Predicted 3D model of a 78-nucleotide RNA (c-di-GMP-I-GGC riboswitch aptamer) from a Bacillota bacterium. The model forms 100% of the base pairs in the Rfam consensus.

[in-house]
Parts: sequence; structure tokens; C1' cells
RNA sequence: GCCGAUAAGGGCAAACCUGGGGUAACCCAGGGACGCAAAGCCACCGGACCUCCCACGAGGUUAGCGGGGCCGCCGAAG
Repeated sequence: GCCGAUAAGGGCAAACCUGGGGUAACCCAGGGACGCAAAGCCACCGGACCUCCCACGAGGUUAGCGGGGCCGCCGAAG
């Protein structure tokens, strides 16, 4: 470095509920845990979703859809 264990210390937090923001997708806070070895960060590529538009297209959302980039705890077996 690859790799990921009935290891150790921990971490994050789906659905849903409450309050708030947004036309919306969705986001924030609290509660709550479905799960996650990067479920840490990035909208570069693809996908999906929302808004505007006759269309072309434009703007936005999603990193817990996939790819990719950056940083990273621990150390069994191999």
C1' cells in the first nucleotide's frame, strides 16, 4: 500500500414524527435508527427527481444511485 475481522476506540444516521425554510425536488434543527469501513468532503461525467419553457434549452435537487477526484481512524488473517 492492497485488504476489512464476532478486534478496539469510536463515528455517521434511512424511513417516520415535530418545528422551520423553499413553488417544488429537497434542505436545516430536534427526536428516531434502516443501515453504512469512508453513509467524510467535492455536482466533474452519467442517471433519477423538481421548476420554468410550445420546443430547443435553462436553473435547481440528489454525494445514502453509479463512476471519478481529495482527505482519513484502527490493524486480524492474507